[in-house]
Context: one part of a larger RNA
């Protein structure tokens, strides 16, 4: 000097990205316990006080009450919450990357869209089959959102998706016209040219779907721009223009979103790029790829304070154990 442990004067978070790691708190009794709430919870809130023995009185026995007593210490050792404020995302038990990630991620009750009338939609398989299911719309399959509260605004131009079928386009097939090749016979000849074969196919008939017309967003999606105006200034409810399928509503906002930014102001601090809470100029929130609250709940994230504390100020000192020597 390394590892594990245990003790430590004074200070106590000055340490650190950050109280990481230690400490501190614990047990059973009795007091007493906010906000906030979905009225269950929050709660073992938070906060205090007591805990040994002897003898009495009490008691079915206990508890319990007096009195007396010992120690530094009575849950006498060991075992056995650290608590509070405040914001963020997830409601919530649950799942997860076996061996770098446990979460805000997945699921989840609940909502909500679609398909499916049973030989069911869906799926596995050439196929027989089989699962869905020994079920039968209060079921089953798919998507999408995610308790609960208050709500979920415009836009159907594009894409899809569902109907509609009058017109256009439109295969195979049906049709079967001119034509074309051959040649009986016609003609002096050039040439014509019937039937029959053979070629070769024109009009019209003729689904579905596509153009079309409808409708549909908790379907994929979208949700403006310029210019003037109010008797201080600013600043514009008002007004004019242009484009558009409509031009972002209610909520919420420097946000797990904000670039410019350590925006501005107020809180906290002696001092705060971080937190609260307001502002709104949202680079580039926004309404089931939900929005905005929300008691509970979390080995979440984040900021803050009380107790603690060898984490530091700055280190010591003790044990055990390896290192080191000798064999």
């Nucleotide at each position: 000097g390394c590892a594990u442990u245990g003790u430590u004067a004074a200070g106590g978070a000055a340490c650190u990205c950050g109280g990481c790691a230690a400490a501190c708190u614990g047990a059973c009794c009795c007091c007493g316990u906010a906000a906030c709430u979905u009225c269950g919870g929050a709660a073992u809130a938070a906060g205090g006080g007591g805990u040994g023995c002897u003898a009495a009185g009490g008691u079915a026995a206990a508890a319990c009450u007096u009195a007396g007593u010992c120690g530094c210490a009575g849950a006498g050792a060991a075992u056995a919450g650290u608590c509070c404020c405040a914001a963020g995302c997830a409601a919530c038990u649950g799942u997860u990357u076996a061996a770098c990630a446990a979460a805000a991620a997945c699921a989840c009750a609940g909502g909500u869209u679609u398909c499916u009338g049973c030989u069911a939609a869906a799926u596995c398989g050439a196929a027989a089959g089989a699962u869905g299911a020994a079920g039968u719309a209060u079921a089953g399959g798919a998507g999408c959102u995610g308790a609960c509260g208050c709500c979920u605004g415009c836009c159907c131009a594009g894409u899809g998706c569902u109907g509609g079928a009058a017109g256009g386009u439109u295969a195979a097939g049906g049709g079967g016209a001119a034509a074309u090749g051959u040649u009986a016979g016609a003609g002096u000849a050039a040439u014509c040219g019937a039937a029959g074969c053979a070629u070769a196919g024109a009009a019209c008939c003729a689904a579905a779907g596509c153009c079309c017309c409808a409708g549909u967003g908790a379907a994929c999606g979208g949700c403006g721009g310029c210019c003037g105006u109010a008797a201080c200034u600013a600043u514009a409810a008002c007004g004019g223009u242009c484009c558009u399928a409509a031009g972002g509503u209610a909520g919420c906002g420097a946000a797990a979103u904000u670039c410019c930014u350590u925006g501005u102001c107020a809180g906290g601090u002696a001092a705060g790029u971080u937190c609260u809470g307001a502002c709104c100029c949202g680079c580039a929130c926004g309404a089931a790829a939900g929005g905005c609250g929300u008691a509970a709940u979390g080995a979440u994230u984040u900021g803050g304070g009380c107790a603690c504390u060898g984490u530091c100020u700055c280190a010591a000192c003790a044990a055990u154990g390896a290192u080191c020597u000798c064999g």
Molecule: large-subunit ribosomal RNA, domain IV
Organism: metagenome